[in-house]
């Protein structure tokens, strides 16, 4: 890396439009962290403007379904 299974959190919030009345879009305010993406680092490493998180931030991402989804199992 691919295929399948598992697989958390948060508002199915207010307002406004528009609709074919199933729902879309804008704008607000409260939130989540387990894509990524940045930052500290315990530690690795001794060539280097180095490697490094489930920790922290909340830029992107989410907050009913579904679609993602870190990581875990199990064949290749």
């Nucleotide at each position: 890396c691919u295929g399948c299974g598992g697989g958390a959190g948060a508002g199915a919030c207010c307002u406004c439009g528009c609709c074919u009345c199933g729902g879309c879009g804008a704008g607000g305010c409260g939130c989540c962290g387990a894509a990524g993406g940045c930052g500290c680092a315990a530690c690795c490493a001794g060539c280097c403007c180095g490697g490094a998180a489930u920790c922290g931030c909340u830029c992107a991402g989410g907050c009913a379904a579904a679609a993602g989804g870190a990581c875990c199992g199990c064949a290749g």
This is a predicted structure of a 76-nucleotide RNA (Glycine riboswitch aptamer) from a soil metagenome. Rfam family: Glycine riboswitch aptamer. Rfam describes the family as follows. This family represents the bacterial glycine riboswitch.